Predicted 3D model of a 479-nucleotide part of an RNA (small-subunit ribosomal RNA, 3' major domain) from an uncultured bacterium.
The coordinates come from a structure-prediction model, not an experiment, and the mean pLDDT is 82.
The RNAcentral record of the full RNA draws on Greengenes.

Context: one part of a larger RNA
RNA sequence: UGACGGGGGCCCGCACAAGCGGUGGAGUAUGUGGUUUAAUUCGAUGAUACGCGAGAAACCUUACCUGGUCUUGACAUGCUGGGAACCUUCGUGAAAGCAGGAGUUCACCUUCGGGGAGCCGUAAGACAGGUGGUGCAUGGUUGUCGUCAGCUCGUGUCGUGAGAUGUUGGGUUAAGUCCCGCAACGAGCGCAACCCCUACAGCUAGUUGCCAGCACGUAAUGGUGGGAACUCUAGCAGAACUGCCGUUGACAAAACGGAGGAAGGUGGGGAUGACGUCAAAUCAUCAUGCCCCUUAUGUCUUGGGCUACACACGUGCUACAAUGGUGCGUACAGAGGGCAGCGACACAGCGAUGUGAAGCUAAUCCCUUAAAGCGCAUCACAGUUCGGAUUGCAGGCUGCAACUCGCCUACAUGAAGUUGCAAUCGCUAGUAAUCGCAGGUCAGCAUACUGCGGUGAAUACGUUCCCGGGCCUUGUACA
Numbered sequence: 001u002g003a004c005g006g007g008g009g010c011c012c013g014c015a016c017a018a019g020c021g022g023u024g025g026a027g028u029a030u031g032u033g034g035u036u037u038a039a040u041u042c043g044a045u046g047a048u049a050c051g052c053g054a055g056a057a058a059c060c061u062u063a064c065c066u067g068g069u070c071u072u073g074a075c076a077u078g079c080u081g082g083g084a085a086c087c088u089u090c091g092u093g094a095a096a097g098c099a100g101g102a103g104u105u106c107a108c109c110u111u112c113g114g115g116g117a118g119c120c121g122u123a124a125g126a127c128a129g130g131u132g133g134u135g136c137a138u139g140g141u142u143g144u145c146g147u148c149a150g151c152u153c154g155u156g157u158c159g160u161g162a163g164a165u166g167u168u169g170g171g172u173u174a175a176g177u178c179c180c181g182c183a184a185c186g187a188g189c190g191c192a193a194c195c196c197c198u199a200c201a202g203c204u205a206g207u208u209g210c211c212a213g214c215a216c217g218u219a220a221u222g223g224u225g226g227g228a229a230c231u232c233u234a235g236c237a238g239a240a241c242u243g244c245c246g247u248u249g250a251c252a253a254a255a256c257g258g259a260g261g262a263a264g265g266u267g268g269g270g271a272u273g274a275c276g277u278c279a280a281a282u283c284a285u286c287a288u289g290c291c292c293c294u295u296a297u298g299u300c301u302u303g304g305g306c307u308a309c310a311c312a313c314g315u316g317c318u319a320c321a322a323u324g325g326u327g328c329g330u331a332c333a334g335a336g337g338g339c340a341g342c343g344a345c346a347c348a349g350c351g352a353u354g355u356g357a358a359g360c361u362a363a364u365c366c367c368u369u370a371a372a373g374c375g376c377a378u379c380a381c382a383g384u385u386c387g388g389a390u391u392g393c394a395g396g397c398u399g400c401a402a403c404u405c406g407c408c409u410a411c412a413u414g415a416a417g418u419u420g421c422a423a424u425c426g427c428u429a430g431u432a433a434u435c436g437c438a439g440g441u442c443a444g445c446a447u448a449c450u451g452c453g454g455u456g457a458a459u460a461c462g463u464u465c466c467c468g469g470g471c472c473u474u475g476u477a478c479a
Stems, first nucleotide, its partner, number of pairs: 001479002003476003007473007015463002019427005026318008034309002042053002064304002067301002070298001073127001077126001082120002087103004091098002108116003129293002132291003138287002140282003143278001145276001150189006156165003169180003195270004202236005210227002214225003241264001244258005320420001324379007336367003341360002345356004386417001391412002394409004433455007
């Protein structure tokens, strides 16, 4: 000087407390461990692994296993000598491939002899190739402490020196934020601000969006003329700064209250992550040193596996019902996506869906009926008209192909489950809870993820205690 203390002081955080809803019990989805297996590819493992890499494992992906192939190779650059390439088709084979043919054709540039580019075979040798090893050789990227308020430097001064001072102290703040004081005076990286969205009003513009007033028309609809008010769209400018008033304070910084205001004290949300810590994670995104393989640890392919199943754990979904289930009727979003696409509408079907097909490269058309809600009816506390697992049978869709191993529909079947021990998690406001919608991935497949809106609470006395963190101080047999 640090680190540590079941030392002290001050302070903060959904850390506790006060509340609301969960997990832990059931069924199931998914990930992991374990076990099994020819293989169940690999990585991630307290917080900081476990709906994680994977934002889609039937084949492919795919790295694993089985069998069948190839050896200058699936891919790259030279070199030799040939041929247009390509497409169609026949045999064999599980395919990869192998074997001979048959047909089509003479294409691009040119100095027209030929040469060159591109592509396909051939031969040899340089080489290719490796999701093989090492994240404890590395770059890059990332998690975490933590959006915590810290981490440092120059000069000066003090100390023999390691170092100290500044950065401590008194106040204050979300903040090393600001003020005052001070052997310090300044500065840098962080904080804040600058950026984006959102909340209010104004100006400009008015189509594909809008419709107040006027007119026309319809079974109905901005449908039509028209309008530029409103909504909206998207540009500009404005606005909030403790600016104003009062009290407190040290005449400071600031705090508290008030006015005005759509909004008040960083208005709300996002992006933004200092010096560093964990030899943290990643050689399987990529790049890369060294080591290793080179008729194989490379490459192509069939089928299988990653989907196994006495079990254990994590994260979700659905429930156990009446604040509910079912039937009928009826209302209101936002944000996205669409041409190998979205598909209105009509018809067929109980339905999944099929057939025909308008419009739309989109403020124009479509996905697109939002659901919870509201109204009426019914059920009457039951393992039920709750719950939907499981199973049977019949169908639909995608796709060469749904057996291993997809999703959906109809009928039948109708399991556990009556609110969950010890323990444990999230959340402070348009939040929790609850309700649906969209998107990416994607041929097909969403209870996951990322967004979007609808309805919309309770509680916070407080900091004694648990956990984590910051500053000062103290002790130390630790570095």